Overview
Predicted 3D model of a 117-nucleotide RNA (SAM riboswitch aptamer (S box leader)) from a Verrucomicrobiota bacterium. Its mean pLDDT, the model's own confidence on a scale to 100, is 78. The source organism's lineage runs through Bacteria, Pseudomonadati and Verrucomicrobiota. Of the family's consensus pairs, 91% are formed in the model.

[in-house]
RNA sequence: AUCUUAUCGAGAGUGACCGAGGGACUGGCCCAAUGAAGUCACGGCAACCGCUUCACGGAGAAAAAUCUCCGGAAAGGCCCAGGUGCCAAAUCCAGCCUAAAAAAGGAAAGAUGAGAU
Numbered sequence: 001a002u003c004u005u006a007u008c009g010a011g012a013g014u015g016a017c018c019g020a021g022g023g024a025c026u027g028g029c030c031c032a033a034u035g036a037a038g039u040c041a042c043g044g045c046a047a048c049c050g051c052u053u054c055a056c057g058g059a060g061a062a063a064a065a066u067c068u069c070c071g072g073a074a075a076g077g078c079c080c081a082g083g084u085g086c087c088a089a090a091u092c093c094a095g096c097c098u099a100a101a102a103a104a105g106g107a108a109a110g111a112u113g114a115g116a117u
Stems, first nucleotide, its partner, number of pairs: 001117008013042005021031003025095004043087003048083002050078003056071006091109001096106003
């Protein structure tokens, strides 16, 4: 970089340095000198990977209660260890389709994770 797949109306920020942009793109609408983006420090959110328990299945021990080992989906639990991610606004809203329009739904695009090449 490409492909596949899941999720995206929840949640969570302070300080220092610096100094004008930022919210992917386009339009809108916002944020920003009461300090944007970026960097650093510390903190936090979440639970994708992860870790783990149990139901359950298999084997063994035991008179039994029960214990040990292995496997382990869905749904849970945890954030202790580790890999990411995230911490204005619904992915800020719309963009294409359905529809006269609105609402709504779907798609595309984008973001993030996991896997593959």